């Protein structure tokens, strides 16, 4: 440095659901809340799914790809 991911260490994120707000909707934002997550970090390039059905729009905690990344046992 790369690969890998442990009954390690420090931590991190946050499903469903509830409340408020935005949106035609999918869905998003904030607060609460934890089902879970070694990348449940970023990214909409390829698939897939969802909304609209008119162009378009959305989901990264579905898969693949790309980028970046804490720790350090076997």
């Nucleotide at each position: 440095c790369a690969g890998c991911g442990a009954c390690a260490a420090g931590g991190g994120c946050a499903a469903a659901c509830c409340c408020g707000c935005c949106g035609a909707g999918a869905g998003g934002c904030g607060g609460g809340g934890a089902c879970g997550c070694a990348g449940a970090g970023c990214c909409a390039g390829g698939g897939g799914c969802c909304c609209a059905c008119g162009a378009g729009g959305g989901c990264a905690g579905c898969c693949c790809a790309g980028c970046c990344a804490c720790c350090g046992a076997a």